This is a predicted structure of a 477-nucleotide part of an RNA (small-subunit ribosomal RNA, 3' major domain) from a metagenome. It matches the Rfam family "Bacterial small subunit ribosomal RNA". RNAcentral holds the full RNA, with entries from SILVA.
Context: one part of a larger RNA
This record gives sequence, structure tokens and C1' cells, in this order.
RNA sequence: UGACGGGGGCCCGCACAAGCGGUGGAGCAUGUGGUUUAAUUCGACGAUACGCGAGGAACCUUACCAGGGCUUGACAUUUACUGGAAUGUACAAGAGAUUGUGCAGUCUCUUCGGAGAUCGGUAAACAGGUGCUGCAUGGCUGUCGUCAGCUCGUGUCGUGAGAUGUUGGGUUAAGUCCCGCAACGAGCGCAACCCUUACUGUCUGUUACCAGCAUUUUAGGUGGGGACUCAGGCAGAACUGCCGGUGACAAACCGGAGGAAGGUGGGGACGACGUCAAGUCAUCAUGGCCCUUAUGUCCUGGGCUACACACGUGCUACAAUGGUCGGUACAGAGCGAAGCAAAACUGCGAAGUUAAGCAAAUCGCGGAAAACCGGCCCAAGUUCGGAUUGGAGUCUGAAACUCGACUCCAUGAAGCUGGAAUCGCUAGUAAUCGCGCAUCAGCAUGGCGCGGUGAAUAAGUUCCCGGGCCUUGUACA
Repeated sequence: UGACGGGGGCCCGCACAAGCGGUGGAGCAUGUGGUUUAAUUCGACGAUACGCGAGGAACCUUACCAGGGCUUGACAUUUACUGGAAUGUACAAGAGAUUGUGCAGUCUCUUCGGAGAUCGGUAAACAGGUGCUGCAUGGCUGUCGUCAGCUCGUGUCGUGAGAUGUUGGGUUAAGUCCCGCAACGAGCGCAACCCUUACUGUCUGUUACCAGCAUUUUAGGUGGGGACUCAGGCAGAACUGCCGGUGACAAACCGGAGGAAGGUGGGGACGACGUCAAGUCAUCAUGGCCCUUAUGUCCUGGGCUACACACGUGCUACAAUGGUCGGUACAGAGCGAAGCAAAACUGCGAAGUUAAGCAAAUCGCGGAAAACCGGCCCAAGUUCGGAUUGGAGUCUGAAACUCGACUCCAUGAAGCUGGAAUCGCUAGUAAUCGCGCAUCAGCAUGGCGCGGUGAAUAAGUUCCCGGGCCUUGUACA
């Protein structure tokens, strides 16, 4: 100087408390361990692994296994020799990779010798490796932590390590600001500048809008309008600016007015010096090592989907604030051409047939759901719950046996609110309800977004956990 303490002081955080809803019990989905297996590819392991890499394993992917093949190779560059344009297509053998045999086709320049481009063969340099090392590395990332810290120059003090500044008194979300001070300044962080949301003005009105006028097939449909909504450019608006109180005449805090918004208005992007030899050689790049008729590469089939069991994360429930049937409202954000698909017809339905429109403020996905208004159910393992299983189908796709999703009929399991323990959340939040998107032929209870309905509790810091500052002890570095 740090680190540590079941030392002290001050302070903060959904850390506790006060509340609301869960997990832990059930069934299923998914990840992991374990076990099994020819293989169940690999990585990730307290917090910071476990719906994680994977934004989607039937083949492919795919790295694993079995079997069948290839060896200048599936891919790149170069050289030498050699043959043919490239390419398309048919047949045969085979699980296919591949092999064989035909047919069509004959590039550009040319001094007609040949040269070039391209494809194949032979030979050689070489290719190739998701093989090892993340403890050789770059890059990227997690975490402490959006915590308020981490440093430097000059000066001063100290023999020196170092100290001071950065401590102290207040204050703040903040090393934020004020005052004081052997310090005076400065940098990286904080804040602001950026995006979005909330209010207003102005400009522009089509595909958006419709107050008044006309028309009407009753649909903003048409004429028209430029008011409103909305869209998207520009501008304004919030600064403790104003008032009162407290305070040290400060910084600031408390209350109030006005205001769409009030003290960082809400949300996002943004992550200091560093820590964990944290994670990743399997995104990529890369040193070293290793393989080179195989640890490379092609193919078929299988596996990654196994199942006594254990754990994590979720979904659906156990019901009446409910279930079911009928009627009837109101979103936002997205996506669409190898696409979204209206209407009509067929089917109980998944869907099919046919097909208008739309590269989309124009057309489509697309009738949001919970809510609301009525009917039934009457406390029961039920008109709760939907697992499982049988049958029949639909769709995607060469192909749904291993191993897809969905539909219909039948079946109708566990489950009556969950031990010890444990998680999230402070407001348009929790809870609850549906919608969209990426990936994607098909496949979502996951992920990322979007809106609808919409609470309770706290204004405290004794305790648990984590963190910051000062101080103290130390046989630790």
C1' cells in the first nucleotide's frame, strides 16, 4: 500500500421488511447429469453452466457410429504432358457414391503450324483436418456493475515503499455540486450530446382523414374539402426558471404554483482502470504440435429423439373471479412474389378446388383474446383437468418406421393448491389476455417484439445477502 475480520462508523440496492404472483407436489415440454449404446458428436458447470452455443437434428444440417467407395483428392493456386468446347440428355449395374455405353452439341483468335479460354485425365508442388492446446494468442463475450470509482502532470511531505490531491463539513443517483484544506490543475469514467415515448406550433396532404356541402349501390364509395385523426420534416417546451420554508449569505433539500410533463419526466443505446490464467482454437483468425491411401473426403443407413433414475427452466392444470354454448365490441407492432392470398364452392374439421387483388398507409395475412350481454352446468375427480391409448384423416416434403405438425371420433391418467426450502416484481410495473416476427419446405409450451385489461404494498434500515467511503487490528501478500 492492499486484502481480510462472526472490528467500528456512515451510506446504497426488490438486500430485508410490507405486499402480489410463482417454483419445490401432478402430467407434459425442454436442457443437463447419470446410465445405456456400434454411436447416443462437441462445448458450457456456484453466483457468471443447465428452453445455453442451437434464430428451429426426418435426409441435409452432422462434427458421432456401421457399412460401401476415393487418394492431387469435395475446395484453391501453379507447372509439365495429354485428350476433348462447355453443356444437355437416354439406357444399364448398384443402397447410393459411382461405373459403363450411347445420342445431341462442336467456343474465340489464326500466318492453318498453333495460341487462348474452359472441362477431364496423368505427374508434382500442395490441398484438407469441427484433430490437440482458450494455461501460447487476436477478436468477441459474461461477471463484479451503470457500481462510482480508476489515474496522471507539476508541486509539497517522507531515507524509502509511498502519501498528499481523492481526506474533512454538508449534499447528490453520481469523485454530483458547494465550502474548507499544501496543494494546483488535468485525463478515463458520472452527467449531457444520440434514439424513442409524453405536449404544442408550423409545413406537406396520398394510398391516410371526413367537420360542413352535394351525391349515393349506404361502403369515405364518388364529387369535393385541408378543419380533425394520422403520417413525417422543422421548430418550441423543463431550467430547481418562479414563490414559501430549512440550510453556512453556499451547494442543496422539503412544500407549492403554473404546466401535457417537475426535479435524471418514462424507456433504450452507451459498461472507466481492472478482477475471475472466467468463456470461446467448434463463428472467424492464428503460433506450436499431430494425421496425410487418413484424424482428409464422398455415399447409404443409423445416432444426436435411448431411459431404472436425479436436478434446472417452462407449459397446462387442480376449477364457479370458473367451464361451456350463443350474441356482440375495441389494438399495436410486424410480414408478404419460388410470397401473402380475399371472395365463392366442397369438407364436422385439419384442409382442398378455383381464383380477384397486392413488390403493398392502396391488396392480403386478419373476425385479436381476455372484457361485455344472455342460456346451461351446481360442488362432483365433475360439462374441472387433459396425459395416455385405439381408429380414421389433412399438410409439408424424393421420403414422416425409427423421428414432424395438425384435425376428427373414441378413450379420459395423475392432479382437490403442493415439505424443508426458494424465485420474480415498486406502476402502466406485477398479474392476466391475445397478436406478430426471426429461424423455417414442414415443425415453438423456447427466444425477440407488440399492444389490451390492470393491482397490492413500502417511503423504514434492527437483521440476511451484495456493494461504496472513512477508520481500526493483523503472525496474510